[in-house]
RNA sequence: GGAUUCGUGGUCUAGUGGUAUGACGUCGCAUUCACACUGCGGAGGUCAGGAGUUCGAAUCUCCUCGGAUCCA
Numbered sequence: 001g002g003a004u005u006c007g008u009g010g011u012c013u014a015g016u017g018g019u020a021u022g023a024c025g026u027c028g029c030a031u032u033c034a035c036a037c038u039g040c041g042g043a044g045g046u047c048a049g050g051a052g053u054u055c056g057a058a059u060c061u062c063c064u065c066g067g068a069u070c071c072a
Stems, first nucleotide, its partner, number of pairs: 001071007010024003018055001026042005048064005
C1' cells in the first nucleotide's frame, strides 16, 4: 500500500428498513441480627464520525477514523 471484517449504555452482546435486546456491573426496595444469595424496580445509549437514498436508517450506499485477520 491492497483485500476482507468489525465498531451498539461501564463491560460483553441481540437486532437484514418501523419505540434498540439480554446478561454482568451499578443504585433503590424487600428478605437477614448482619453479610451473601434471591426477588422486584430504577438509572444508564450522539448505535465510531460525516454525507447520501427513503415517509422512515443501528440496518442500505459512499467517504473518513479506529481495531483485527490475510496478501505484498
Molecule: transfer RNA
Organism: Methanocorpusculaceae archaeon UBA425